RNAcentral holds the full RNA, with entries from ENA. The part of an RNA shown here (small-subunit ribosomal RNA, 3' major domain) has 486 nucleotides and comes from a Bacillota bacterium.
Context: one part of a larger RNA
RNA sequence: UGACGGGGGCCCGCACAAGCAGUGGAGCAUGUGGUUUAAUUCGACGCAACGCGCAGAACCUUACCAGGGUUUGACAUCCCCUGACGGCUGUAGAGAUACAGCGUUCUAGCUCGAGAGGGCUAGACAGGGAGACAGGUGGUGCAUGGUUGUCGUCAGCUCGUGUCGUGAGAUGUUGGGUUAAGUCCCGCAACGAGCGCAACCCCUGUCCCUAGUUGCCAGCGGGUAAAGCCGGGCACUCUAGGGAGACUGCCGGAGAGAAUUCGGAGGAAGGUGGGGAUGACGUCAAAUCAUCAUGCCCUUUAUAUCCUGGGCCACACACGUGCUACAAUGGCCAGGGACAGAGGGAAGCGAAGGGGUGACCCGGAGCAAAUCCCAAAAAACUGGUCUCAGUUGGGAUUGUAGGCUGCAACUCGCCUACAUGAACGCGGAAUUGCUAGUAAUCGCGGAUCAGCACGCCGCGGUGAAUACGUUCCCGGGCCUUGUACA
Numbered sequence: 001u002g003a004c005g006g007g008g009g010c011c012c013g014c015a016c017a018a019g020c021a022g023u024g025g026a027g028c029a030u031g032u033g034g035u036u037u038a039a040u041u042c043g044a045c046g047c048a049a050c051g052c053g054c055a056g057a058a059c060c061u062u063a064c065c066a067g068g069g070u071u072u073g074a075c076a077u078c079c080c081c082u083g084a085c086g087g088c089u090g091u092a093g094a095g096a097u098a099c100a101g102c103g104u105u106c107u108a109g110c111u112c113g114a115g116a117g118g119g120c121u122a123g124a125c126a127g128g129g130a131g132a133c134a135g136g137u138g139g140u141g142c143a144u145g146g147u148u149g150u151c152g153u154c155a156g157c158u159c160g161u162g163u164c165g166u167g168a169g170a171u172g173u174u175g176g177g178u179u180a181a182g183u184c185c186c187g188c189a190a191c192g193a194g195c196g197c198a199a200c201c202c203c204u205g206u207c208c209c210u211a212g213u214u215g216c217c218a219g220c221g222g223g224u225a226a227a228g229c230c231g232g233g234c235a236c237u238c239u240a241g242g243g244a245g246a247c248u249g250c251c252g253g254a255g256a257g258a259a260u261u262c263g264g265a266g267g268a269a270g271g272u273g274g275g276g277a278u279g280a281c282g283u284c285a286a287a288u289c290a291u292c293a294u295g296c297c298c299u300u301u302a303u304a305u306c307c308u309g310g311g312c313c314a315c316a317c318a319c320g321u322g323c324u325a326c327a328a329u330g331g332c333c334a335g336g337g338a339c340a341g342a343g344g345g346a347a348g349c350g351a352a353g354g355g356g357u358g359a360c361c362c363g364g365a366g367c368a369a370a371u372c373c374c375a376a377a378a379a380a381c382u383g384g385u386c387u388c389a390g391u392u393g394g395g396a397u398u399g400u401a402g403g404c405u406g407c408a409a410c411u412c413g414c415c416u417a418c419a420u421g422a423a424c425g426c427g428g429a430a431u432u433g434c435u436a437g438u439a440a441u442c443g444c445g446g447a448u449c450a451g452c453a454c455g456c457c458g459c460g461g462u463g464a465a466u467a468c469g470u471u472c473c474c475g476g477g478c479c480u481u482g483u484a485c486a
Base pairs, nucleotide, nucleotide: 001486002485003483004482005481007480008479009478010477011476012475013474015470016469019434020433021432022431023430026324027323028322029321030320031319032318033317034315035314042053043052064310065309066308067307068306069305070304073133077132078131079129080128081127082126083125087102088101089100090099091098092097106123107122108121109120110119111118112117135299136298138297139296140295144293145292146288147287148286149284151282156195157194158193159192160191161190162171163170164169175186176185177184201276202275203274204273206244207243208242209241210240211239212238215234220231221230222229247270250264251263252262253261254260326427330386331385332384333383334382335381343374344373345372348367349366353362354361355360393424398419399418400417401416402415403414404413440462441461442460443459444458445457446456
């Protein structure tokens, strides 16, 4: 100087407390451990691994296993020889591949020829050959770059000069206040500065201007069963470009004529308005050699590479994360085209109309889209029914029949109809999230994607309870004290 203390002081945080909803019990989904297996590829392991890499394993992916093949190789550059390459058909084979047949005769330059066509050189592509080499998701994240997590969006981390100390170092950065903040003020052997904080950026909340193939009977005319449907118009809504607005600016109290704080006015908004992006010096030899790059080591008829099939989907069990429930604030049926936002669409979205109980099929209007489509929002509201039961709760499991995608759904996809109807009556010890348009609850969209979501990332609808307070648990910041630790 740090680190640590079941030392002290001060102060924060959904840390506790006050509340609401959960998890832990059930079934299922998913990840992991374990076990099994020919293989169940590999990585991730307290917080900070475990719906994580995977924004999507039937083949492919795929790295694993079994079997069948290849050895200058699936891929790159260089040399020699030959031929355009490609394409189609047949045979054998699980396929990779092997053989045979048909058919075509590349590009550029020079040149011969009347032309058809031929010759030479070079190039692209393919086949054969020789070797240099390729290849490796093989090892090492404790050799590395890059990227990332974490403490933590916590308020800290440092430097120059000066001063003090023999020195390691100290001071500044401590102190008195204050703040979300090393934020600001005052004081002070310090005076300044840098990286962080804040602000500048994006979205959102109010108003104004500009602009009108979305919006509007707002005012006029036409029109309909209804409808911005038509003429017409940019007022309003909206869209998207610019601007205004909030700064403790104003008033009062407190405070040190300070910083600031409490209350008030005006205002759409008030003291960082709300949300996002933004992550200091560093810590954990944290994670990643399997995104990529890369040193060294290892391999080279194999640890490379091609193919078929299997596996990654196993199942006595254990754990994590979720979904659906256990019901009446509910289930089921019906009604009024009840009411969103944000997205996506061309090998795509697919309307009207028709068929089917349904998944879906036929059909093809319109749309590179404020114009058309996906598209039905759902909870909500109104009416009816059920009457507390393992039930009209709950839907697992299983059977049959179908639909869709795809070369192909047996291992191993999703969906529909009918039948079947399991556990489950609110969950022990323990434990998680959340302070407002939040929790809870309801649906909608997107990425990946042929197909496949209860996951993930977004979007809006409905919309709470509680916070006395900081004694205690956990994490963190500053000062101080002790130390047999570095």